[in-house]
Molecule: Bacterial RNase P class A
Organism: Acidimicrobiales bacterium
RNA sequence: GGGGUGGGGCGUGACGGUCGCGGCGCGCGGCAGCACUGAUGCGCCGAGGAAAGUCCGAGCUCCAGAGGGCAGACUGCCAGGUAACGCCUGGGCGCCGCGAGGCGACGGAUAGGGCCACAGAAAACACACCGCCCGGAUCCUCGGGUAAGGGUGAAAUGGUGGGGUAAGAGCCCACCGCGCGUCUGGCAACAGGCGUGGCACGGCAACCCCCAGUCGGAGCAAGGCCAAAUAGGCAGCGAGACCCGGCCCGGGUCGCCUGAGCUGCGGGUAGGCCGCACGAGAUGGCUGGCGACAGCCAUCCCAGAGAGAUGACCGUCCGCCCGCGAAAGCGGGUGAACAGAACUCGGCUUACGGCUCCGCCCUCCCC
Numbered sequence: 001g002g003g004g005u006g007g008g009g010c011g012u013g014a015c016g017g018u019c020g021c022g023g024c025g026c027g028c029g030g031c032a033g034c035a036c037u038g039a040u041g042c043g044c045c046g047a048g049g050a051a052a053g054u055c056c057g058a059g060c061u062c063c064a065g066a067g068g069g070c071a072g073a074c075u076g077c078c079a080g081g082u083a084a085c086g087c088c089u090g091g092g093c094g095c096c097g098c099g100a101g102g103c104g105a106c107g108g109a110u111a112g113g114g115c116c117a118c119a120g121a122a123a124a125c126a127c128a129c130c131g132c133c134c135g136g137a138u139c140c141u142c143g144g145g146u147a148a149g150g151g152u153g154a155a156a157u158g159g160u161g162g163g164g165u166a167a168g169a170g171c172c173c174a175c176c177g178c179g180c181g182u183c184u185g186g187c188a189a190c191a192g193g194c195g196u197g198g199c200a201c202g203g204c205a206a207c208c209c210c211c212a213g214u215c216g217g218a219g220c221a222a223g224g225c226c227a228a229a230u231a232g233g234c235a236g237c238g239a240g241a242c243c244c245g246g247c248c249c250g251g252g253u254c255g256c257c258u259g260a261g262c263u264g265c266g267g268g269u270a271g272g273c274c275g276c277a278c279g280a281g282a283u284g285g286c287u288g289g290c291g292a293c294a295g296c297c298a299u300c301c302c303a304g305a306g307a308g309a310u311g312a313c314c315g316u317c318c319g320c321c322c323g324c325g326a327a328a329g330c331g332g333g334u335g336a337a338c339a340g341a342a343c344u345c346g347g348c349u350u351a352c353g354g355c356u357c358c359g360c361c362c363u364c365c366c367c
């Protein structure tokens, strides 16, 4: 210098001024006063790293308890973090990569069921197509042995080497592998050592299933308050509590509540206020920890709309592009993309144009 890999920051202009939007606070008027309301002045604040997806987890609200089951759904190596999670951190194992690193739907196939097309002799406890060997036959071809070689396939009776054999085969042996037993290290997942042996029974569970763990449901259009209006409408069923009814996905149980209720048709209203932002909050420092994070201290308050708010202009400076110029500089243009909160937060996923900082890996050149 080139190529790669892991992590972090910013959010394309900055500053000042004028006008204009939304919220909050203070002042003024209406009012006895408050609430509320009117105009106006001043001050402060005002979209994101993803605000997107609505995929997880919660806070919060409602249904008495959401108690114990079923069905159903989710997770799936170990140890931690967290309010919790399907997330994050560290470790183990497997695969990819020269490497830094990356990915993993990562419990069980000896509980059972099911599937493995075509090709191939054969796809699970398999019965040999070609081939090899032996004995006949000598045109055809018959019998026996074999699974080392070849072929088919995603996958074919453990692998390599040697011995042995008529030719072969774990038939025998060495090593690997696999099963069993045991020891060492580690909290563990696992890793390694030693011994032994029937030397032999595939794959798929992101198929059903088994095992371990988690889960009440619905959701801010949750849910409250105020005002107003209509038809205190019509019809059916219906207990006086043992049975009936109700307790917010389904089915059942415990327990509880308890009736003028349950079901259907029809009518009115859909206006205003609250919920609505002080939070598992942000920033900085110290301590502990490999880390995710945790604790302590200090500082700060950073949108709350309601058809849904932040735009325009001017000046200076800055970055980028073009032209002129030896340069200083001058003139002109431009301000990346993805994209706009709607109850809030922790994550994941997706979209995206650039700038910048740090660590590590590979390679080339020079000293």
Base pairs, nucleotide, nucleotide: 001363002362003361004360005359006358007357008356009355010354013317014316015315016314017313018312019311021046022045023044024043025042026041027040028038029037030036048338052349053348055347056346057345058344059343060219061218062217063216065254067253070250072215073214074213075212076211077091078090079089080088081087092106093104094103095102096101107210108209112208113207114204115203116202129150130149131146132145133144134143135142136141158176159175160174161173162172163171177199178197179196180195181194182193183192184191185190223274224273225272226271233265234264235263236262237261245257246256247255281300282299283298284297285296286295287294288293318335319334320333321332322331323330324329